Overview: Small-subunit ribosomal RNA from a metagenome, 1449 nucleotides, folded computationally.
RNA sequence: AGAGUUUGAUCCUGGCUCAGGAUGAACGCUGGCGGCGUGCCUUAGGCAUGCAAGUCGAACGGAGCAGCUUUUAGCUGCUUAGUGGCAAACGGGUGAGUAACGCGUAGGAAUCUACCCUGAAGUGGGGAAUAACUUCGAGAAAUCGAGGUUAAUACCGCAUGUGAUCGCAAGAUCAAAGGACAUAACUGUCCGCUUUAGGAGGAGCCUGCGUCCUAUCAGCUUGUUGGUGAGGUAAUGGCUCACCAAGGCUAUGACAGGUAGGGGGCGUGAGAGCGUGUCCCCCCACAAGGUUACUGAGACACGGAACCUACACCUACGGGUGGCAGCAACCGGGAAUAUUGCGCAAUGGACGAAAGUCUGACGCAGCGACGCCGCGUGAAGGAUGAAGGCCUUCGGGUUGUAAACUUCUUUUAUAAGGGAAUAAGUUCUGAAGGUACCUUAUGAAUAAGCACCUGCUAACUACGUGCCAGAAGCCUCGGUAAUACGUAGGGUGCGAGCGUUAUCCGGAUUUAUUGGGCGUAAAGCGUUUCGUAGGCGACUCAGUACAUCUUACCUCAAAGCCUGGGGCUUAACUCCAGAGAGGGGUAGGAGAUGGCUAGGAUAGAAUCAAGUCGGGGAUACUGGAAUUUGCAGUGGAGGGGUGAAAUCCGUUGAGAUUGCAAAGAACACCAAGGGCGAAGGCAGGUAUCUAGACUUUGAUUGACGCUCAGGUACGAAAGCUAGGGUAGCGAAAGGGAUUAGAGACCCCUGUAGUCCUAUGCUGUAAACGAUGUCUGCUAGUUGCUCUAAUUAAUAGGGUGGCGUAAGCUAACGCGUUAAGCAGACCGCCUGGGAAGUACGGCCGCAAGGCUGAAACUCAAAGGAAUUGACGGGGAGGCGCACAACCAGUGGAGCAUGUGGUUUAAUUCGAUACGAAGCGAAGAACCUUACCUGGGCUUGAAAUGCUACUGCAAACUCUGGGAAACCAGAGCCUCUUUCGAAGGUGUAGCACAGCUGAUGCAUGGCUGUCGUCAGUUCGUGUCGUGAGAUGUCCACUUAAGUGUGGUAACGAACGCAACCUUCGUCCUAUGUUAUAGUUUCACAUAGGAGACUGCUCUAGUUAGACUAGGGAGGAAGGAGAGGAUGACGUCAAGUCAGCACGUCGCUUAUGUCCAGGGCGUCACACAUCCUACAAUGGAAAGUACAGACGGUUGCGAAGCGGUAACGCCAUAGCUAAUCCUAAAAAACUUUCCUCAGUUCAGAUUGAGGGCUGCAAUUCGCCCUCAUGAAGUCGGAAUUGGUAGUAAUCGCAGGUCAGCAGACUGCGGUGAAUACGUUCUCGCCUCUUGUACACACUGCCCGUCAAGUGAGAAGAGUUGGGGGUGCCCGAAGUAGUUUUUUCAACUCUAAUUUUUUAGAGAGAAAGACUCCUAAGGUAAAUCCAGCAAUUAGCACUAAGUCGUAACAAGG
Repeated sequence: AGAGUUUGAUCCUGGCUCAGGAUGAACGCUGGCGGCGUGCCUUAGGCAUGCAAGUCGAACGGAGCAGCUUUUAGCUGCUUAGUGGCAAACGGGUGAGUAACGCGUAGGAAUCUACCCUGAAGUGGGGAAUAACUUCGAGAAAUCGAGGUUAAUACCGCAUGUGAUCGCAAGAUCAAAGGACAUAACUGUCCGCUUUAGGAGGAGCCUGCGUCCUAUCAGCUUGUUGGUGAGGUAAUGGCUCACCAAGGCUAUGACAGGUAGGGGGCGUGAGAGCGUGUCCCCCCACAAGGUUACUGAGACACGGAACCUACACCUACGGGUGGCAGCAACCGGGAAUAUUGCGCAAUGGACGAAAGUCUGACGCAGCGACGCCGCGUGAAGGAUGAAGGCCUUCGGGUUGUAAACUUCUUUUAUAAGGGAAUAAGUUCUGAAGGUACCUUAUGAAUAAGCACCUGCUAACUACGUGCCAGAAGCCUCGGUAAUACGUAGGGUGCGAGCGUUAUCCGGAUUUAUUGGGCGUAAAGCGUUUCGUAGGCGACUCAGUACAUCUUACCUCAAAGCCUGGGGCUUAACUCCAGAGAGGGGUAGGAGAUGGCUAGGAUAGAAUCAAGUCGGGGAUACUGGAAUUUGCAGUGGAGGGGUGAAAUCCGUUGAGAUUGCAAAGAACACCAAGGGCGAAGGCAGGUAUCUAGACUUUGAUUGACGCUCAGGUACGAAAGCUAGGGUAGCGAAAGGGAUUAGAGACCCCUGUAGUCCUAUGCUGUAAACGAUGUCUGCUAGUUGCUCUAAUUAAUAGGGUGGCGUAAGCUAACGCGUUAAGCAGACCGCCUGGGAAGUACGGCCGCAAGGCUGAAACUCAAAGGAAUUGACGGGGAGGCGCACAACCAGUGGAGCAUGUGGUUUAAUUCGAUACGAAGCGAAGAACCUUACCUGGGCUUGAAAUGCUACUGCAAACUCUGGGAAACCAGAGCCUCUUUCGAAGGUGUAGCACAGCUGAUGCAUGGCUGUCGUCAGUUCGUGUCGUGAGAUGUCCACUUAAGUGUGGUAACGAACGCAACCUUCGUCCUAUGUUAUAGUUUCACAUAGGAGACUGCUCUAGUUAGACUAGGGAGGAAGGAGAGGAUGACGUCAAGUCAGCACGUCGCUUAUGUCCAGGGCGUCACACAUCCUACAAUGGAAAGUACAGACGGUUGCGAAGCGGUAACGCCAUAGCUAAUCCUAAAAAACUUUCCUCAGUUCAGAUUGAGGGCUGCAAUUCGCCCUCAUGAAGUCGGAAUUGGUAGUAAUCGCAGGUCAGCAGACUGCGGUGAAUACGUUCUCGCCUCUUGUACACACUGCCCGUCAAGUGAGAAGAGUUGGGGGUGCCCGAAGUAGUUUUUUCAACUCUAAUUUUUUAGAGAGAAAGACUCCUAAGGUAAAUCCAGCAAUUAGCACUAAGUCGUAACAAGG
């Protein structure tokens, strides 16, 4: 620091995904040790049991025990329930609540403070009670009541008053407690107590600033805001109350809703930021859910109290008890989080004079790889590169110095011995712990896994599987050769861990302050006259010091981060020291810039004066043309409409034409990408009213400006309300056509509407320049328009075109009218779909508008440009492509092939053009691959090895059999004579064999576009790039053939030419040619010849070239054929011609044999043949070819047979010699005379011939007889442009035999082409594209099926926060002769103790205010469920159409 993913490829926009770091984590596999940390994130759910707050006998009286004594009694020690004091408000836990002065930071004034420290002054003298205890009583218990008795540092008066409080002063008021020790005692010391002043630390209160999301929360508030007075508090204050005033907060977000403890910090990041708040520290809040006060210095109190509620427990049913969010533990919940441990030795705390006691704070240990850090699982040598595994091209490679083996070490482990520091405070005291650590011994001994290996991303092979099983973070992988699944080998990464999942930051400049955008990708409001708040603002002088800058000081606790040191063997960890940036505050200073104050000026802005301009706006009046209608005249059959028609109008007189009249709407020409307006928009003419812009030159005001959230106004068409109006046009509707349908396009009618009024409503448009407004700056050129006396020059305003000025842009393009360079302000955007939808709110009469989500789903959606392909786009050109002409096919019969059918089998392949007389240049057996049956198993054929037999075998013969084959008999060779060469048999091993599968694993070959003119490259240039250029344009050509132009210049494969056949001539030769001659002809071989070369005319600037004519020539413009097939396309064809990978079969899918089948037959298609006749048929006669073939052959002549053929096997021929061989159409003569015929020949019968082992299935030929369909062929369709079509025969290959097919050969020998509109195909350029598997493309909507999530929904259930009313516990406060009461005071009586009454004070009861909980009522908000409803999304092959993309018809 980037990478993958949209496309055929490219650039851009834009989302999704990945690589990094982190965690209080969890899960999977695995697991040696140590150190340091850390561990219920979920139910603030419930909790058995134990412990977590006590202490003081030097405050007090008793009780018990022990010891001593002088044993009546006393003293001492220990223990302790109770009274009393202090503590219990700390420490520890949790994060429910809280959006708040709660927290953070910086300040403030109206306060309190136990214990502690310092200072001042005191501590005198009395009194009445009460627990404990005891006697009764109630109760199950908890506990309670009554009587009696007792003490204090408990409680209450009196005295004193340093001092304090109140008060102007006078004056008034307010205290106390003793205990221990020493002493013979006085007295002293210590700890206390009282009053008071100060300090330290702590606590309370107030304020500025900062502190999450939602505006689909816009208004909130009545103790509310303030004042006066009173109360209350430690203290200020509506904190509370009475009265008075009507305020207070809010777009800088009040109020409401949701969420959340805050900070130091922590994670990440280059930083700015973003996320987070576990451990540690600070603050806050809470203690089962609520309310309340008491005590106290401090609480409205976690282990205190009272009450209500829920829950749990005990109960004798009367009543009681409880609160782990302390430490452990348990249950539950959950993916998930530990021991009912040891100790107060240390640190800290409470109490105590102290010893000490208490302390689940804390110190330690235990459990967990949960995290961080450190160490180890050995080190060195060791090649025969062992074995085994895996792969293999079978050679080898790899695992791999890895192992074995040799030598060494002992961290760790085990054992034994020693053994701490931590202890301070000279004594005592160690939980951890016999731990850390040290020494010795033993022995490589006790110790390696996890993930990944297609790309991103380091790392590849084999087997298995076969769109299955599965993988996957994204793109994607898997359908028989998977580096992507599973396993193995190997490799890569990390390592006591490794992966996965979840979450956060980063990458993401993908919310952009740093640091993005808005013409077409998402994005400029429809417009801005007017304009509020807000933001921003020109020149100059002076002042100020708010912003700003600077200096000093205070502060932002500690810990953490950073830097430098120290301590644990190192590190993690920890200790010490230091430091910055930044925030807040105080004080001093500076004066540029912004602000503010005051003054001045005129360049911005505005006003006035003189003019000009225009469909700017409103109102009123008015004009002509046209249309329609009405009336009248003429006239007489159609009109109208369309692609073609019809509906429609018309003899009751249309249309046409003439005249008159009426009505409404719109304004031809002028008229122009010309004008005006903010936009929408504005057009006959005249008048009135009114707004604006511009120009020229002066004057005036003196920054008055720009932009504007919200607001206000305007705002096409359609639509709505009410009333008019209605000529034309014309949604809806009706009819006619079109069509498979036609709810459309076309036609005939036609209602709303279109027009006017209402200063009515609506408020939207592709309201577009898809481009917000304002200001300044940055080459030009050329139009139009307005102005300056304007014709020129010039200047200003407006409006257009062009453009490599520069510049910008992804590109297209923009370019002084910016999309350039800058500034000010506003609006808007952040992947596609769902969706501009739902819900809510506001507006509207309605239609609807404005605002405006989410769940879910996809990995894209999109912009611009490129190359192709395509278009029922355009232009140009070509082709037997059409047209013209000739002959056919399609109808008949037959032949052949195919499909289908049939069959035991009818072997297989080809099967749009480019399969179908094709593979097959020839199926009776063979072929043959198919079927039935019978045989063989190292095999019918090949190579090698081993063993045996061993001179057999082969061969011949015999028997069985359909044959194959089986059984038997006879029969070798060479020798160097041991033997073994060759061959053979048997058994076994390797192997053979396969027309079995895959042409979608392949080679080779072939078809096709197409003998079409195309396909590319190098260098250069252009473009960010894909790409372009060249290869384009003009002319031309059969041709990318050539010429000219040109940022191209050249080149390659194709074209052409070179090759071959034919046509003419020459030369040479002359066998077998000829009756003969080499003269012609013929044959063979070699040459020549044709190149628009020459000439004329015309076209073209010229050229290339074209057209016409000429000369010469056998041939004239490629002379006519053939061979020759560019880059590529179709996964085209062929595994059955051959070859070949992989898979399959191996007594069979191999191989041999016999017979059968490939030859079937209702039918369909394709290609031929023969015909339908007179341009013919039959008979007779007579001519003329070329090119082949021939010894297992061609076979003459002759003879026989009607003939096929046979006989003589005799002639000739290994061929220019001989033979097949007769050419046939043609020509001549005769007959037939238009008929199913003397046409046609199918079919069938009989008899023969030939080939061949064999002719039945299933050959060919001959003779005689038979004599079918067929009288020129529907829709449609094929071939052919000259020696061609048509017609006629001949030959060859295959082959024993079999040709209507195929391949060649010659004979006779036409017609037509105006032309390129149309059909088909092709080439080039251009254009559009949403196509790229490329139009057989893409793609839309309804319906049907399944799935999912949301919305609405009669209702129903639950919850939250309030409101009104009722009731109202505990409790504070208040009121109250209702009751009770030891201390103090007064009065009276007794005067020995005391008694009675009153007062003060206190308590109880009752009542009042407030109030938790509860009840009730109407609303509100949130959530759950819901019959049903409408849409949305998704889902290989459902239905109907074809809306969009090409002019998408």